[in-house]
This is a predicted structure of a 127-nucleotide RNA (Guanidine-I riboswitch aptamer) from Phormidesmis priestleyi ULC007.
RNA sequence: AUUUAUGGCUUCUAGGGUUCCGAUUAAGCCUCAAUUAAGCAAUGCAAGGUUUAAUGACUGGUCCGAGAGAAGCAAACUGUCUGCAUUAGAGCAGGCAGUCACACGGCGGGACAAAAGCCCGGGAGAG
Numbered sequence: 001a002u003u004u005a006u007g008g009c010u011u012c013u014a015g016g017g018u019u020c021c022g023a024u025u026a027a028g029c030c031u032c033a034a035u036u037a038a039g040c041a042a043u044g045c046a047a048g049g050u051u052u053a054a055u056g057a058c059u060g061g062u063c064c065g066a067g068a069g070a071a072g073c074a075a076a077c078u079g080u081c082u083g084c085a086u087u088a089g090a091g092c093a094g095g096c097a098g099u100c101a102c103a104c105g106g107c108g109g110g111a112c113a114a115a116a117g118c119c120c121g122g123g124a125g126a127g
Base pairs, nucleotide, nucleotide: 008073009072010071011070012069015064016063020061021060022058023055024054025053026052027051028050029049030048031047034043035042036041076099077098078097079096080095081094082093083092084091102122104125108120109119110118
């Protein structure tokens, strides 16, 4: 300096924003205490319902979510056992056990509704 592999999946969490739900605010409409009126009816507090819009500096539900977070599964490797095969093996299938390490890291860009420890990216760079 170059190449290959270790770096797979699921669930959850740190974290994330705002599609949808909920919440809050504002306005319209409806119900309604009460008042006016001979009557028709009109006005209509508080509260409730409904529609529209806004708000994530809105605790939440849905949603996204870690290479360097957690747990589990799988794969691979090593050892061993059983069966098949074989002169004997290599090998194939399955069981059991073990191993499964280390990891500082931008700017900027991208997607979905949007953002992010997601993706670019175990990148650039540094040691």

Model confidence (mean pLDDT): 83 of 100.